[in-house]
Model confidence (mean pLDDT): 88 of 100. A computed fold for a 350-nucleotide part of an RNA from a Candidatus Omnitrophota bacterium, annotated as small-subunit ribosomal RNA, central domain. It was read from a public genome assembly. The organism belongs to Candidatus Omnitrophota, within Bacteria. It matches the Rfam family "Bacterial small subunit ribosomal RNA".
Context: one part of a larger RNA
């Protein structure tokens, strides 16, 4: 490589857009490149196969035949692929009318709470723990009332609820803006799927510059605990956490499950929308479409489990795996300010 695989045994790229490429709905007519059938030419000899023959047999050798599955050329076929052409509407998209939503960006606003500052009341403790101590407090703390400052986060609502491609998104209002769903007809007419490279997005931590800093809190200091305690507990506390701009590009980036399409019993909860029955109106009931959960048949699975949101049955395309360690290391290359990231071995060993 082939084969076989990728939820948990090795293995789905973190996610998307998209180039080349691969694949591509129904149908008319044509062409004949692929495809199929026939003819002709060629396909050296030897070898292989078949039938004979010669060495006493055999190996070996000789004679004849077949074959050489190929290539070229020519005549034909037109189902399939391809190409050209015309048409179609179910795939895809557009328009119209409605709808839900923590989808995104920017600006403004709000209250609760913590901390700090000032003022009033008030007096001896407060705090903390398993117990303590470090710590705060007669220079008036803790508690309580009033005023102010500042930063960060938005209780209840809140939900196996919603939205987003993923990362992720939750106080209120406005502006700008992306996607999605339903309904009705109308329109375009295969415009599609996937996607190596490539490009963009990408939690937290980290980095650069400038701001900000209430609370929390790596590092660090002290108090305890302990045989020790570079920890767990306590008192403090700096980076950081926040904002702006730029970088980094990684995570158990997980559903550990690539994307798209088709087919295959049901039951039940819930979210969004439509239709119908019913009603004064509604709850309810029936039904269609789209999400999100649970249970479960066939089937699958090593088992666990999955089961119309498949891990079932198929199709297209991409990515990845091939015993453990060495090792996600070394070397080289690319990227990065750095940290490092990506690509990624071998010897040796079991």
């Nucleotide at each position: 490589u082939u084969g076989g695989g990728u939820g948990u045994a090795a293995a789905g790229g973190g996610c998307a857009g998209g180039u080349a490429g691969g694949c591509u709905g129904u149908u008319u007519u044509g062409u004949a490149a692929g495809u199929c059938c026939g003819g002709c030419g060629u396909g050296a000899a030897a070898u292989c196969c078949c039938a004979g023959a010669g060495c006493u047999c055999a190996a070996c050798u000789c004679u004849g035949g077949a074959a050489c599955u190929g290539c070229g050329u020519u005549g034909g076929a037109a189902a399939c692929u391809a190409c050209a052409u015309g048409a179609c509407u179910u795939g895809a998209g557009u328009a119209u009318c409605g709808g839900a939503g923590a989808g995104g960006u920017u600006a403004g606003g709000g209250g609760a709470a913590u901390u700090c500052u000032c003022g009033g009341u008030g007096u001896a403790a407060g705090g903390g723990u398993g117990a303590a101590a470090u710590c705060u407090g007669u220079a008036g703390a803790u508690a309580u009332c009033g005023a102010g400052a500042g930063g960060a986060a938005c209780a209840c609502c809140a939900g196996u609820g919603g939205c987003g491609a993923a990362g992720g998104c939750g106080c209120c209002u406005a502006a700008c803006u992306g996607g999605c769903c339903g309904a009705u007809u109308a329109c375009u007419g295969a415009c599609g799927c996937u996607g190596a490279g490539c490009u963009g997005c990408g939690a937290a931590a980290g980095c650069a510059a400038g701001g900000g800093g209430a609370g929390c809190a790596a590092a660090c200091a002290g108090g305890a605990u302990u045989a020790g305690a570079u920890a767990c507990c306590c008192u403090g506390g700096u980076a950081g956490u926040c904002c702006u701009u730029g970088c980094c590009g990684u995570a158990a980036a997980c559903g550990a499950u690539g994307u798209a399409g088709a087919u295959u019993a049901g039951g039940u909860a819930u979210c969004g929308g439509g239709g119908g029955u019913g009603u004064c109106g509604a709850u309810c009931c029936c039904u269609c479409c789209g999400g999100c959960g649970c249970c479960g048949a066939c089937g699958u699975u090593a088992a666990c489990a999955c089961a119309u949101u498949a891990a079932a049955u198929c199709u297209a395309c991409c990515a990845c795996c091939u015993g453990g360690g060495g090792a996600g290391u070394a070397c080289g290359g690319u990227c990065g300010c750095a940290a490092g990231a990506c690509u990624g071995a071998a010897a040796c060993u079991c």